[in-house]
């Protein structure tokens, strides 16, 4: 000096004037006023309201361990597998020797598998110049070839050829042993010749978890207008039941007080909390404990703008709507810090 990998930070700045939410102040005035994603609504929780003994059955989610956390699909650490020289990056990573099921195309064959080429054709037949040859009937799986994927690998021996068929060594499984909390690892002289192919983002199986709706939750006050209830008056009156009629009884019908829900609208819920910095503690770390310390938008037709001046690297994505924690995607440019590799020099 070059190339790269992680991780954290910032998002023009400073003033002055004028406007806007919103708190305080009698008032003059005086304070706070978008994000690192406020965004997508993808989880996860808080809050509310409704439902609910408990257990099952259905459904839906998560899926190597182990720990953080209000909790998670999130975060840490680890373990395995991949890709990178390397820092480090990816991963829906539980069960295929319960069961069902699926493999396109090609290929004989796609799983109690199978013979296209090929080998071989010892046995049995048929000929012979005795060396061997011919064919079919077998027999093979070592070679070719098909294909994402064809029932361990190398070598010796065996054999007509061949084959875990025999044996060595590896490798696999299963047991044990040794380290760890565990996933896992690692060692195996034991035990089987070796059988269990692949797919579970195919049903399935195990194992944990999960009730629904959502601030248009939900609470309170509360009109005109028409409607419900009760009480009384007044028995005059339309009507209707009981009934063959008639008297009667009752509802109703009117007036007058009194309760009551709803609707406009208004008010809350609403921003003080799993809150942000600093310091010390214990932890590899995620994060917990202690102390100090700060006040940090809250509208509801819905505020955070405009103007001038000065500087600069001339400024990207974008704007709250109950909250809060994560995942994801949008993002001009800078800045800090840890490390890898690769070349030159001392």
């Nucleotide at each position: 000096g070059g190339a790269g990998u992680c991780g954290g930070c910032u998002a023009g700045g400073c003033a002055a004037u004028c406007g806007c939410g919103c708190c305080c102040a009698c008032a003059a005035g005086g304070g706070c006023g978008a994000g690192g994603a406020a965004a997508g609504u993808c989880c996860g929780g808080g809050c509310u309201c409704c439902a609910c003994a408990g257990g099952g059955c259905g459904g839906g989610g998560u899926g190597c361990c182990a720990g953080g956390u209000a909790a998670c699909g999130c975060c840490u650490g680890g373990g395995c597998g991949g890709c990178g020289c390397g820092a480090g990056c990816c991963g829906a990573c539980g069960g295929a020797a319960a069961g069902u099921g699926c493999a396109a195309c090609a290929g004989a064959a796609a799983g109690u598998a199978a013979a296209c080429c090929g080998c071989c054709g010892a046995u049995g037949g048929c000929c012979u110049u005795c060396g061997g040859g011919c064919a079919c009937a077998g027999g093979u799986a070592a070679g070719g070839g098909u294909g994402a994927a064809a029932c361990g690998g190398u070598g010796c021996g065996g054999u007509a050829a061949g084959a875990g068929c025999g044996c060595a060594c590896c490798g696999c499984g299963c047991a044990c042993g040794u380290g760890g909390c565990a996933a896992c690892a690692c060692g195996c002289g034991g035990c089987g010749g070796c059988a269990c192919g692949g797919c579970a983002a195919a049903c399935c199986c195990c194992a944990c978890c999960c009730g629904g709706a959502g601030c248009a939750a939900g609470g309170c006050c509360a009109a005109a207008u028409a409607g419900g209830g009760g009480c009384g008056c007044a028995u005059c009156a339309a009507g209707c039941g009981c009934g063959g009629c008639u008297c009667g009884c009752g509802c109703g019908c009117g007036c007058g007080c009194c309760c009551g829900g709803g609707u406009a609208g208004g008010c809350u819920g609403c921003u003080a909390c799993a809150g942000g910095g600093g310091u010390c503690u214990g932890g590899u770390g995620a994060c917990a404990g202690a102390u100090c310390u700060c006040g940090c938008a809250g509208a509801u037709g819905a505020a955070u703008g405009a103007u001038u001046g000065c500087c600069c690297u001339c400024g990207a994505c974008a704007g709250a709507a109950c909250c809060c924690g994560g995942c994801u995607u949008a993002u001009c440019g800078g800045c800090c810090g840890a490390c890898u590799c690769c070349c030159u020099c001392c």
A computed fold for a 346-nucleotide RNA from a Thiotrichales bacterium, annotated as Bacterial RNase P class A. The gene name in the source record is rnpB. The RNAcentral record of the sequence draws on ENA. NCBI's taxonomy places the organism under Bacteria, Pseudomonadati, Pseudomonadota, Gammaproteobacteria, Thiotrichales.